Notes: The part of an RNA shown here (large-subunit ribosomal RNA, domain IV) has 329 nucleotides and comes from an uncultured Candidatus Berkelbacteria bacterium. It matches the Rfam family "Bacterial large subunit ribosomal RNA". The sequence was found in a public genome assembly. Its mean pLDDT, the model's own confidence on a scale to 100, is 88.
Context: one part of a larger RNA
């Protein structure tokens, strides 16, 4: 001085970022047990009492009732749940970053769209074959959503999807007009010109699929879901009115929220004081309906606030016990 443990007046979170950490609780027994539920639960809720010996009686007995005795203590050591009240987020047991993250992630039951009729679609392979499956739409494969309740609103202009075939565009092929080299021949006194048939290089128009433009469906498909200006008999406000501009302009429920920037919005609650927290308003920078909304019994080593009890967590330190250092020897 450090680690492990044990105790400690008074006080009892004032420590601290935040009770982290340690205390308290704690086993059987009886008593009693709310809000609030999906009626199962919440519940070992909570909050209280009891527990050792001997004697009697009762009873086969376990084990009761009465009397009675010791201790500081009777679940006499050791193991052995603190509890409660609000919100947030995940329905829930469950899974995971082996080795800094356990989680509001992930999975899930449910619920939905889609693709597949069997030599299925889907997936590995070059093939052969395999798996889907020794199954057969109550299958099986992809995507999204997440128990249950209550519901899921508008928009298909733009991407994708799916289906339409009139027309427009349009490869390979097909076609073969026409031009081009070459020259047997021919004309010319030369130079030099023209130049069949064949060969050989091009090569127009015309025919030409599917895609693409077109044209229609379709958002639990990827996604989207406006702005000015005026208006009521205080004032404010604006049910209403104009106007532009859109595929259509956010509908129910929520709202400073895991989303609010201004912000410690603003009022209430809780504190002697409260940038968290809780209830509300709505002025939603930038919430919103399976990229699921709004609740929500139960559950969580989840997160936030708060309260009861308990404590060396702290006012303020002290003392033992082991162990390491140091110091002396």
């Nucleotide at each position: 001085c450090c680690a492990u443990g044990g105790c400690u007046a008074a006080g009892g979170a004032a420590c601290u970022a935040g009770g982290c950490a340690a205390a308290u609780u704690a086993a059987c027994c009886c008593u009693g047990u709310a809000a609030c539920u999906u009626c199962g639960g919440g519940a070992u809720a909570a909050a209280g009492g009891g527990u050792c010996c001997c004697c009697a009686c009762a009873g086969u007995g376990a084990u009761g009732u009465g009397g009675g005795g010791c201790g500081c203590a009777g679940a006499g050591a050791a193991a052995u749940g603190g509890c409660c009240c609000a919100g947030g987020c995940g329905a829930c047991u469950g899974u995971u970053u082996a080795u800094c993250a356990a989680a509001a992630a992930c999975a899930c039951a449910u619920g939905g769209c889609u693709u597949u009729g069997c030599a299925a679609a889907a997936u590995c392979g070059c093939a052969a074959g395999a798996u889907g499956a020794a199954g057969u739409a109550u299958a099986a494969g992809g995507c999204c959503u997440g128990a249950c309740a209550c519901c899921u609103g508008c928009c298909c202009g733009g991407u994708g999807c799916u289906g339409g075939a009139a027309g427009g565009u349009u490869a390979a092929a097909a076609g073969g007009a026409g031009a081009u080299g070459u020259u047997a021949g021919u004309c010319g006194c030369a130079a030099g010109g023209c130049g069949a048939a064949g060969c050989a290089u091009u090569g127009a128009a015309u025919u030409g699929a599917a895609g693409c433009c077109c044209c229609a469906g379709u958002a639990a498909a990827c996604g989207g879901c406006g702005g000015c200006c005026g208006u009521a008999a205080c004032u404010a406000u604006a049910a209403c009115g104009g106007u532009c501009c859109u595929a259509a302009g956010g509908u129910a429920g929520c709202g400073a929220a895991a989303u609010u920037c201004c912000u410690u919005g603003u009022c209430g609650g809780g504190u002697a004081a409260g940038u968290u927290c809780c209830g509300a308003c709505c002025u939603g920078c930038a919430c919103g309906a399976a990229u699921g909304g709004u609740g929500u019994a139960a559950c969580g080593a989840u997160c936030u606030g708060g309260g009861c009890a308990c404590u060396g967590u702290c006012u303020c330190a002290g003392c033992c016990a082991u162990g390491a250092g140091c110091u002396c020897g």